RNA sequence: CUCUUAUCCAGAGAGGCAGAGGGAACGGCCCUGUGAAGCCUCGGCAACCUGAACUCAAGGUGCCAACUCCGACAGCGGACUGCUGGGAGAUGAGAG
Repeated sequence: CUCUUAUCCAGAGAGGCAGAGGGAACGGCCCUGUGAAGCCUCGGCAACCUGAACUCAAGGUGCCAACUCCGACAGCGGACUGCUGGGAGAUGAGAG
């Protein structure tokens, strides 16, 4: 990187360094010098895998603004709002 599969309306942040971006991409909308990204430390959430033993949290990942922030495509409904599915994406596990 590709494929398969499960999940994605819940949950969980402080400090230090740093110094202007960030929320995947596009359109919105939003966050941000009352400090973005990134890195470090400590903490937390969660329960996919391992483990233990029947719900615990020791280990491997993951995550800690907003439903995956919303939309985008199709169908239904319809002034707007909305509902269902898909696509794309993210994460785990497995395979190449």